Predicted 3D model of a 365-nucleotide RNA (Bacterial RNase P class A) from Rhizomicrobium sp. RNAcentral holds the sequence, with entries from ENA. The prediction has a mean pLDDT of 76. Its Rfam family is "Bacterial RNase P class A". Rfam's curators write: Ribonuclease P (RNase P) is a ubiquitous endoribonuclease, found in archaea, bacteria and eukarya as well as chloroplasts and mitochondria. It is annotated as a ribozyme.
RNA sequence: UCAGAUGGCCGGAUGACCGCGGGCGGGGCAACCUGUUCGAGGAAAGUCCGGGCUCCACGAAAACACGGUGCCGGAUAACAUCCGGCGGGGGCGACCCCAGGGAUAGCGCCACAGAAAUCAAACCGCCAACCGGACUUGUCCGCGGCAAGGUUGAAAAGGUGCGGUAAGAGCGCACCGCGGCUCUGGCAACAGAGGCGGCACGGCAAGCCCCACCGGGAGCAAGACCAAAUAGGGACGGCAAAUUAUCCGUUUUCGGAUCGCCGUCCGGGUAGGUCGCGAGAGGUGGCAGGUGACUGUCAUCCCAGAGGAAUGGUCAUCCCUUCAGCAAUGAAGGACAGAACCCGGCUUACAGGCCAUCUGACGCU
Numbered sequence: 001u002c003a004g005a006u007g008g009c010c011g012g013a014u015g016a017c018c019g020c021g022g023g024c025g026g027g028g029c030a031a032c033c034u035g036u037u038c039g040a041g042g043a044a045a046g047u048c049c050g051g052g053c054u055c056c057a058c059g060a061a062a063a064c065a066c067g068g069u070g071c072c073g074g075a076u077a078a079c080a081u082c083c084g085g086c087g088g089g090g091g092c093g094a095c096c097c098c099a100g101g102g103a104u105a106g107c108g109c110c111a112c113a114g115a116a117a118u119c120a121a122a123c124c125g126c127c128a129a130c131c132g133g134a135c136u137u138g139u140c141c142g143c144g145g146c147a148a149g150g151u152u153g154a155a156a157a158g159g160u161g162c163g164g165u166a167a168g169a170g171c172g173c174a175c176c177g178c179g180g181c182u183c184u185g186g187c188a189a190c191a192g193a194g195g196c197g198g199c200a201c202g203g204c205a206a207g208c209c210c211c212a213c214c215g216g217g218a219g220c221a222a223g224a225c226c227a228a229a230u231a232g233g234g235a236c237g238g239c240a241a242a243u244u245a246u247c248c249g250u251u252u253u254c255g256g257a258u259c260g261c262c263g264u265c266c267g268g269g270u271a272g273g274u275c276g277c278g279a280g281a282g283g284u285g286g287c288a289g290g291u292g293a294c295u296g297u298c299a300u301c302c303c304a305g306a307g308g309a310a311u312g313g314u315c316a317u318c319c320c321u322u323c324a325g326c327a328a329u330g331a332a333g334g335a336c337a338g339a340a341c342c343c344g345g346c347u348u349a350c351a352g353g354c355c356a357u358c359u360g361a362c363g364c365u
Stems, first nucleotide, its partner, number of pairs: 001361010012318007020039008041336001045347002048345005053219004066215005071085005086100001087098004101210002106208002108204003123150002125146003131142005158176006177199001178197002181194005223275004233266007245258005282301008319334006
């Protein structure tokens, strides 16, 4: 210098003027006027996980069912998140990716192709030793032996080499691989070494399943409080009219109550209003512990909160990008997006730029 890797940060700046929403004040009977202060994000987004908070259900615990998580250890309020390791895969490398428990608990599946997809089997092929037969006497055929090579497939069950054989074959041996055992290291996942086994035990659990652990449901339109008008409900009082209707006492007579209107009070509850609603698993900085996620402690700061609605605009100077121009300069523009109960994550979108550490190649000293 070029090409990369990882982690983090910014994401227009400053000033003036005008405007919008919230809080706290001042003036005004009120409408309103006015002062001061605060006013979007790293994702406020998707609503995919985990919690706080609230209500509902439930005597407790366990089991079953259902759902979720799934290498090991740790962090955390919790998690499907994060950190540190392990194993596997990729890259020359920095580094990146992986739903990564169990396939000797059982069941199931393995399309097409292929001889054969797991009690193995034999299409092409190799052999002709043993046994039998034929004759041209070293060839052929039969009975047979084999699985090395070919073919199919994602996968054919150990691989390579030497020996061995009629041809072959873990049939024998060496190395590698695989599976038990022992020892060593590690909290563990696991790793290393030694020795044994001739290899018997293919793959799929984002198929059923088994094992371990976790899980009650709904959500701020949760929920709590105050509480008009109208129509229902209840209590008390008053008025009116009729012996009509219903009921009760005993059928009639008779008596009582209710049904009507008005007033007062009570209760539920709608509209509406208030709270929930922002001092919090809070931000920043220092110190201490830890490889780290993170934790502890001290100091300091207060940082949107409403309704569906505010969080903006103009001008000037500068920055950046694009276009035009030889140039001076001119024109256009400023990524993604935008709170609504809150917090921790994940995922997705994002013009342009900055910083730190590291890797590879080339060059120079």